[in-house]
RNA sequence: AGGAACUCUGGAGAUCUCGUUGAAUCGGGAGCCGAAGGUGCAAGGCGCAAGCCGAAUCUCUCAGGCAAAAGGACAGAGCGGAUGGA
Numbered sequence: 001a002g003g004a005a006c007u008c009u010g011g012a013g014a015u016c017u018c019g020u021u022g023a024a025u026c027g028g029g030a031g032c033c034g035a036a037g038g039u040g041c042a043a044g045g046c047g048c049a050a051g052c053c054g055a056a057u058c059u060c061u062c063a064g065g066c067a068a069a070a071g072g073a074c075a076g077a078g079c080g081g082a083u084g085g086a
Base pairs, nucleotide, nucleotide: 001083006078007077008076009075010074015030016029017028018027019026031066032065033064037062038060040058044053045052046051
């Protein structure tokens, strides 16, 4: 110099409706969101070919989500292995 893991802090988007309940309690219908996870691929690479590999906050919306809480990509700080340098 330095990544993962861990700790702390910040952290977006999107809802109506019908019924039900002591209660946002449970269910139906329609709609919507992208920033856990997952799908797809450009350049490029490999292959005679078919095809395969191949990034994202892009794409799909399977999963997840649309009060709060929780979660949350990502960012900052702390700590800091392997390894490399002196």
Glycine riboswitch aptamer, 86 nucleotides, folded computationally. It was read from a public genome assembly, where an Rfam model found it. The prediction has a mean pLDDT of 79.